[in-house]
C1' cells in the first nucleotide's frame, strides 16, 4: 500500500407528510420535514413496477347536436325562428363524446440486475 471485517470523526443524501410549481397521469421539481441509507452518487439500456396523454379496438353500455318521418298546432328564441308548421313529444339511422379494453415513446436509479465514479477509518 491493497483487500476483508468494523468503532470513531468530519461531512453527505433525504422517506412518509405539509406548502409551492410543471405535468393528462404516474411522477418530478424547489422550500420544510426526516423513515432510512456507506454507493439512497450517476446512467431507464435488462427484468420489473406504476400511469395511459396520442393511438388503436369495438361485440355489447350511455350519449350531445344535427338530419328524416310521425303527432300536436302558435308559439318560441340572444337571434336574422315559425301555418311551406315553430316549440314540444315519439320514432328511426347516424352520431361527436363519455364510459370500458390493449398500448411507453411517459415515470421509477429508495424494486432487481449491470454499467460508470466515488468520502474517512482504530483495534
Nucleotide at each position: 500500500u491493497a483487500a476483508c471485517c468494523g468503532a470513531a470523526c468530519g461531512g453527505g443524501c433525504a422517506a412518509a407528510c405539509u406548502c409551492a410549481a410543471g405535468g393528462a397521469a404516474a411522477c418530478u421539481u424547489g422550500a420544510g420535514g426526516g423513515c432510512g441509507c456507506a454507493a439512497a452518487g450517476c446512467u431507464a439500456c435488462g427484468g420489473g413496477u406504476c400511469u395511459a396523454a396520442a393511438g388503436c379496438u369495438a361485440a355489447a353500455g350511455c350519449a350531445a347536436u344535427g338530419a328524416u318521418c310521425g303527432c300536436c298546432g302558435a308559439g318560441c328564441g340572444u337571434a336574422u325562428c315559425g301555418a311551406u308548421a315553430a316549440c314540444g313529444c315519439g320514432a328511426u339511422a347516424u352520431g361527436a363524446g363519455c364510459a370500458a379494453g390493449c398500448c411507453a415513446a411517459g415515470a421509477u436509479a429508495g424494486c432487481c440486475a449491470a454499467g460508470c465514479u466515488g468520502c474517512c477509518u482504530a483495534a
Overview:
The RNA shown here (c-di-GMP-I riboswitch aptamer) has 123 nucleotides. The coordinates come from a structure-prediction model, not an experiment, and the mean pLDDT is 77.